[in-house]
Context: one part of a larger RNA
RNA sequence: GUCUGCGAGUUAGUAUGUGUGGCAAGCUUAAGUUCUUAUGGAACGCAGGCGAAGCGAAAGCGAGUCCGAAUAGGGCGACCAUAGUUGCACGUGCUAGACCCGAAGCGGAGGUGAUCUACCCUUGGCCAGGUUGAAGCGUAGGUGAUACUACGUGAAGGACCGAACGGGUGAACGUUGAAAAGUUCUCCGAUGAGCUGAGGGUAGGAGUGAAAGGCUAAUCAAACCCCGUGAUAGCUGGUUCUCCUCGAAAUGCAUUGAGGUGCAGCGUCGCGUGCUGAUGAGUGGGGGCAGAGCACUGAAUGAGCUAGGGCCCAUACCCGGGUACCAACCUCAACCAAACUCCGAAUACCAUUCAAUGAAGCGCGGCAGUGAGUCUGCGAGGGAUAAGCUUCGUAGGCGAGAGGGAAACAUCCCAGAUCAUCGGUUAAGGUGCCCAAAUGACGCUUAGUGCAAAGGAUGUUGGACUACUUAGACAGUGAGGAUGUUGGCUUAGAAGCAGCCACCAUUUAAACAGUGCGUAAUAGCUGACUCAUCGAGUGGUCCAGCGCCGAAAAUGAUUGGCGAUCAAGCGUCAUACCGAAGCCGUGAAUGCUCCGGUUCUGCGGAACCGGGGCGUAGUAGAGGAGCGUUGUCUGGGCGUCGAAGCGGCAGGGGUAACCCGCCGUGGAGUCCAGACAAGUGAGAAUGCAGAC
Numbered sequence: 001g002u003c004u005g006c007g008a009g010u011u012a013g014u015a016u017g018u019g020u021g022g023c024a025a026g027c028u029u030a031a032g033u034u035c036u037u038a039u040g041g042a043a044c045g046c047a048g049g050c051g052a053a054g055c056g057a058a059a060g061c062g063a064g065u066c067c068g069a070a071u072a073g074g075g076c077g078a079c080c081a082u083a084g085u086u087g088c089a090c091g092u093g094c095u096a097g098a099c100c101c102g103a104a105g106c107g108g109a110g111g112u113g114a115u116c117u118a119c120c121c122u123u124g125g126c127c128a129g130g131u132u133g134a135a136g137c138g139u140a141g142g143u144g145a146u147a148c149u150a151c152g153u154g155a156a157g158g159a160c161c162g163a164a165c166g167g168g169u170g171a172a173c174g175u176u177g178a179a180a181a182g183u184u185c186u187c188c189g190a191u192g193a194g195c196u197g198a199g200g201g202u203a204g205g206a207g208u209g210a211a212a213g214g215c216u217a218a219u220c221a222a223a224c225c226c227c228g229u230g231a232u233a234g235c236u237g238g239u240u241c242u243c244c245u246c247g248a249a250a251u252g253c254a255u256u257g258a259g260g261u262g263c264a265g266c267g268u269c270g271c272g273u274g275c276u277g278a279u280g281a282g283u284g285g286g287g288g289c290a291g292a293g294c295a296c297u298g299a300a301u302g303a304g305c306u307a308g309g310g311c312c313c314a315u316a317c318c319c320g321g322g323u324a325c326c327a328a329c330c331u332c333a334a335c336c337a338a339a340c341u342c343c344g345a346a347u348a349c350c351a352u353u354c355a356a357u358g359a360a361g362c363g364c365g366g367c368a369g370u371g372a373g374u375c376u377g378c379g380a381g382g383g384a385u386a387a388g389c390u391u392c393g394u395a396g397g398c399g400a401g402a403g404g405g406a407a408a409c410a411u412c413c414c415a416g417a418u419c420a421u422c423g424g425u426u427a428a429g430g431u432g433c434c435c436a437a438a439u440g441a442c443g444c445u446u447a448g449u450g451c452a453a454a455g456g457a458u459g460u461u462g463g464a465c466u467a468c469u470u471a472g473a474c475a476g477u478g479a480g481g482a483u484g485u486u487g488g489c490u491u492a493g494a495a496g497c498a499g500c501c502a503c504c505a506u507u508u509a510a511a512c513a514g515u516g517c518g519u520a521a522u523a524g525c526u527g528a529c530u531c532a533u534c535g536a537g538u539g540g541u542c543c544a545g546c547g548c549c550g551a552a553a554a555u556g557a558u559u560g561g562c563g564a565u566c567a568a569g570c571g572u573c574a575u576a577c578c579g580a581a582g583c584c585g586u587g588a589a590u591g592c593u594c595c596g597g598u599u600c601u602g603c604g605g606a607a608c609c610g611g612g613g614c615g616u617a618g619u620a621g622a623g624g625a626g627c628g629u630u631g632u633c634u635g636g637g638c639g640u641c642g643a644a645g646c647g648g649c650a651g652g653g654g655u656a657a658c659c660c661g662c663c664g665u666g667g668a669g670u671c672c673a674g675a676c677a678a679g680u681g682a683g684a685a686u687g688c689a690g691a692c
Base pairs, nucleotide, nucleotide: 001692002691003690004689005688006687011096012095013094014093015092016091017090018089019088020087021086022085023084026050027049028048032044033043034042035041036040054061055060064076065075066074067073099238100237102235106228107227108226110225111224112223118202119201120200121199122198123197124196125195126194127192129161130160131159132157136153137152138151139150140149141148165189166188167187170185171184172183173182204220206216207215208214241626242625243624244623245622246621251264252263253262254261255260265370266369267367268366269365270364271363272362273361275358279355280354281353282352283351284350285349291343292341293340297337298336301333302332303331304330306327308326309325310323311322312321313320373398374397375396376395377394378393379392380391381390382389403414404413405412418588419587420586421585423584424583425582429578430577431576432562433561434560438575439574440573441572442571443570444569455549456548459546460545461544462543463542464541465540466539467538468537476533477532478531479530480529482506483505484504487501488500489499512527516525517524589616590615591614592613593612594611595610596609597608598607599606600605627681629678630677631676632675633674634673635672636671637670638669645665646664647663648662649661651660652659653658
């Protein structure tokens, strides 16, 4: 892991509600006793409880009473309108382990452990070999005697090297190991605070500890076993058959509150109410958002006017003059604001009238779940006018929603799936092939553009305006482009062309006191300008369409792919077609409602049959109806001519849970109807046990 079996809302008490019975202004017994066909049932039992009267703290009074001085006034009651009580079943709350499993833990004057390990006591054992050579002693030297020195002897040491023995430094391997701590190499101690055998001692808030919170039997910041104990768990996981009806929330307020809970909101079921509801139309309201504006508060630009100041001139002082400086008030013009407003919508909101019978509203009661939301559009705050960001508002979706489209894709677009159908028709989106369905007309694009910006450019198409142009433009080609003059100044030089000033005149078709290159300065080339040649358009500005560049990312690329160019790209138009679980057709089931009929009735209605209308996506959840399992009671069946169980079937029935039949096996019980009682349904809980 698989298979088989087991495995989770129970029981008691109490409270409340619903359903259904008994009795009813009453209802009911408890313990117990007696009888009995004796685990059962019946009778007795009126103690007690609830109700029929309330008010007051109470004495108390009483359809009233309390406060009060009160006959006032008010509170709570009565009247109008009396219904309770007690069984049974079910929903739910509470008390109990209270749906099941799950802690880490806490307590016990309960117990077991020192065969592991820590320390201690008693008594034993062990340490190859080699090295060093302390004290002391001896001899000799030496001294007055010592000291001291040398040579011997000697054998010390938490001495040295290194086996056994003890340890465990580094590394590799091992990591479902050979091993729940090892192996190999390497390394440390190895006469000592050494190692070790046997016997014994100290224990759980206690021991022992050369101290690491170490060790105390693979367990230690308080061992193990048992008990309290089913500790508690606002946490995680799991919670077993079917069908039908409706169907949420992820918000507000509060919370030692934030992943919990209470109340409200939103769901469902019942009772009541009866048009009140959503929505639409009319009417009446308040507002200060958008926008706009500058009248206030601020911000802020230019001009004018002109205080105040700066600077300059002038000045003994007082005056005074100038100002392309700064600048208040005021005037003009233009502008900005969430915390500005002289103004001011659209929507929305409130009230009211009419319409509105809706799986509407409202009230009361039973039962919930939710109180982590998320995306998209729009309006905003925060952020960087970042985020698949965050916080609000508003609408829609997902959540709890399948189907078609967007290649794939909870949230986007279309559209809300009762079931069947080898019928039809559409939506979004599409119609070269993959892949269902297309042709036509007019343009644009050449980039395979068809997914990106600022910015850049004789790309190309269309439009508007404008200048020149058969009195010949634009471009090209041929020719000219001169004279005073080398203008004056400056300068070493300055001759059109370093720089400064001026920029005239003449001859002309035209020609600059010179546009650029060039020279030391000249020279030279060229342009402006003119003529000729040529012969019809040429130049500029602006607007719009589609393209171009801008364009770099990590495994091989991508409009989904192939591929496509008067497209199979883009824009416009027309007409077809395809396309969904949408809509329609046909048949069927079911909920609600309306109509008709039959039966029953406690007269409220209920059941069944037929027809019409509207519905039938669904998580949490509420409500309803059933299937099956085990057993009990009553009645009725089947069974050795073969019960249950088990295996099989291409058989039959039911919306489903399931039921029936037949064949085989099996060998003794079992089924149906009604009522009742539950150890009543398994795929999940790192579930439990067994098997493989």